SAM riboswitch aptamer (S box leader) from a soil metagenome, 109 nucleotides, folded computationally.
[in-house]
Parts: sequence; structure tokens; C1' cells
RNA sequence: CAUCUAGAGGAGUGGAGGGACUGGCCCGUCGAAGCUCCGGCAACCCCCCCAAGGCUUUCCAAAGCCGAGGGGAAGGUGCCAAUUCCAUCAGGUGAGAGCCUGAAAGAUG
Repeated sequence: CAUCUAGAGGAGUGGAGGGACUGGCCCGUCGAAGCUCCGGCAACCCCCCCAAGGCUUUCCAAAGCCGAGGGGAAGGUGCCAAUUCCAUCAGGUGAGAGCCUGAAAGAUG
């Protein structure tokens, strides 16, 4: 700096925790975390194809570079309960329950 209401889980092992923290609310002995194997999602990095357009060299011809956008998924990350599970703070809205926007905190690249 960008994204975070989409998407995608089985087996083995293990044996009580897990969802970041705090509060709530959930998930879990019909088997949590961790580890292993296999599978999948996505498209940040990446690869290749197509490509609007731009830049540089140049007398020209031509060459080189960048590249919006569309497509891909071999490789590097990440992810595969619940919106980042919900909240806190500020602003707006509403009779209220609540809802909207932004910030904070966090996660990933």
C1' cells in the first nucleotide's frame, strides 16, 4: 500500500481444547488443537496467450521496452464453520430493535 459479506475438506494420528487478545456467543468425546497424507478454493506473487494504448532508438524501415483489460493455474504464499462469528470508538439514520459509513484492532499478500 491492496484486499478481507464470494469460494473451498476428507482420511490417518492424537485425546481436550478451539474460534488472535478481552467480553459475548458459538464449535468440540457424534472427537478440539497439533502433526501426516491426499484433495480443493482463490488469483497476491507468478506463467503463458490475446491486447487498447504509451515510451525509447531511428532519416525511413524496423527493433526494444512498458502495458489498461481479457484468459490460464505449472510453481511460491495464503486459505477451506459462523461477515475478520459479533462487539469497541466516531459520524449518520431510526420511536425502538436495529441499520449504514468511517476509524481502531487483527489476518493475508
Background
Its mean pLDDT, the model's own confidence on a scale to 100, is 85.